[in-house]
RNA sequence: GAAGCAGGCCAGACCGCCGCUGGUGCCGGAUCCGAAAGGUGGCACUGGAGGAAGGUCCGGACUGCACAGGGCAGCGUAGGAGGUAACACCUCUCCACCGCGAGGUGCGGAUCAGAGCAACAGAGACGAGUCGAUGCGGGUUCCGCCUGCAUCGGGUGAAACGGGCAAUCUCUACGCGCAGCAACACCAAAUAGGCCAGCUUUGAAGCGGCUCGCUGAGCUGGCGGGUAGGUGGCACCGAGCCGGGUGGGCGACCCCCGGCCCAGAUGAAUGGCGGUCACGGUCGGCGGUCUUUCGGGAGCGUCGGCUGCACAGAAUCCGGCCUAUCGGCUUGCUUCACAC
Numbered sequence: 001g002a003a004g005c006a007g008g009c010c011a012g013a014c015c016g017c018c019g020c021u022g023g024u025g026c027c028g029g030a031u032c033c034g035a036a037a038g039g040u041g042g043c044a045c046u047g048g049a050g051g052a053a054g055g056u057c058c059g060g061a062c063u064g065c066a067c068a069g070g071g072c073a074g075c076g077u078a079g080g081a082g083g084u085a086a087c088a089c090c091u092c093u094c095c096a097c098c099g100c101g102a103g104g105u106g107c108g109g110a111u112c113a114g115a116g117c118a119a120c121a122g123a124g125a126c127g128a129g130u131c132g133a134u135g136c137g138g139g140u141u142c143c144g145c146c147u148g149c150a151u152c153g154g155g156u157g158a159a160a161c162g163g164g165c166a167a168u169c170u171c172u173a174c175g176c177g178c179a180g181c182a183a184c185a186c187c188a189a190a191u192a193g194g195c196c197a198g199c200u201u202u203g204a205a206g207c208g209g210c211u212c213g214c215u216g217a218g219c220u221g222g223c224g225g226g227u228a229g230g231u232g233g234c235a236c237c238g239a240g241c242c243g244g245g246u247g248g249g250c251g252a253c254c255c256c257c258g259g260c261c262c263a264g265a266u267g268a269a270u271g272g273c274g275g276u277c278a279c280g281g282u283c284g285g286c287g288g289u290c291u292u293u294c295g296g297g298a299g300c301g302u303c304g305g306c307u308g309c310a311c312a313g314a315a316u317c318c319g320g321c322c323u324a325u326c327g328g329c330u331u332g333c334u335u336c337a338c339a340c
Stems, first nucleotide, its partner, number of pairs: 001336010012277007020048008032039002050311001054322002057320005062180004074176005079093005094108001095106004109171002114169002116165002130154011184232004194223006205215003240260006247254002279308009289298003
């Protein structure tokens, strides 16, 4: 210098103006919406997307229902040891395969329980026995021919009474109850229906006030359940975040010390405009370098114009996996070439 391998990090910065949204305080015991429950305004301070918030593929927290215990069925996992709240995740290691290597991948329990499967070739593929030679016999009187048993050899094929495949069923060991925040808990209308009490055919109620008359079975009050609607769950002192440790461990990870409180809506906030700087692309001017087949070409610096800045947007929360991602920074290592 070229080509690679494994990991870590960033995801434009700052300023001004105008907005959105959570929290706290004040205005203020105000206004408005609503039957109620409950919600709502202004100002100030302050918080406000990600490495994947994504796919919803695993594992948990949480919640409800079910559940004495055991077994069957079903689903999942599979070398060994460890980490973890748990896992199909992660780490170390053995083995196998791939790579010159740094490294990568895992289709790694069991075929002395049972079943199933194996293209083509081959007599024969899990069922049996082909061809040749030799030996010992038998059938016929011997040669020859036919035939039985044993041994050896040949041919086909990945594989021939000896194996293979469990990512075919199966067996073994271990794990798993079911559903999911639209879980679930609380507050709570209208209408309809339910229950209780009282008054009522000795007449409820209606016919606009009274009386008569007519019709003829309800009326009043209370209670409780569910729905609409609202609030909580839900923004979390936590499997939390940051920093440090001549703490432990090969490592995943654990331990100790110090500091911090860090988004949260529900027709769903986290944005827009302007300026300066940084970065990328492109065009033009200028400067100088290298190369040239003298036409030009390559790359560098600087100035200016235009333009771009990926994938993607929290929705109960967390740990993983997988997938998407313009561009850039950085650590360790490998192979090759050259120089000393």
Predicted 3D model of a 340-nucleotide RNA (Bacterial RNase P class A) from Leptothrix sp. (in: b-proteobacteria). The prediction has a mean pLDDT of 77. A source record names the gene rnpB. Its Rfam family is "Bacterial RNase P class A". Rfam describes the family as follows. Ribonuclease P (RNase P) is a ubiquitous endoribonuclease, found in archaea, bacteria and eukarya as well as chloroplasts and mitochondria. Its best characterised activity is the generation of mature 5'-ends of tRNAs by cleaving the 5'-leader elements of precursor-tRNAs. Cellular RNase Ps are ribonucleoproteins. RNA from bacterial RNase Ps retains its catalytic activity in the absence of the protein subunit, i.e. it is a ribozyme. The sequence is in RNAcentral, with records from ENA.